[in-house]
A computed fold for a 74-nucleotide RNA from an Acidobacteriota bacterium, annotated as transfer RNA. Its mean pLDDT, the model's own confidence on a scale to 100, is 82.

RNA sequence: GGCGGGGUAGCUCAGUUGGUUAGAGCGUGGGAUUCAUAACCCCAAGGUCGAGAGUUCGAUUCUCUCCCCCGCCA
Numbered sequence: 001g002g003c004g005g006g007g008u009a010g011c012u013c014a015g016u017u018g019g020u021u022a023g024a025g026c027g028u029g030g031g032a033u034u035c036a037u038a039a040c041c042c043c044a045a046g047g048u049c050g051a052g053a054g055u056u057c058g059a060u061u062c063u064c065u066c067c068c069c070c071g072c073c074a
Stems, first nucleotide, its partner, number of pairs: 001073007010026004019057001028044004050066005
């Protein structure tokens, strides 16, 4: 450099034939329980969906450009 895959919560990931409030597990905080702790149970906080532009009534989802990560080839 070419091709392919990926970037979504603090971490690991799902999701959306374009449509009102974007989710799970772990972690964090609180509660409940216990003599106490852990585990289990309940609740909550936490997101410019990589950046910008375009199409559209409407974009996390479609298109283009750029940035970053991984793999293959050279």

It matches the Rfam family "tRNA". Rfam classes the family as a transfer RNA. Rfam describes the family as follows. Transfer RNA (tRNA) molecules are approximately 80 nucleotides in length. The sequence was found in a public genome assembly. The organism belongs to Acidobacteriota, within Bacteria.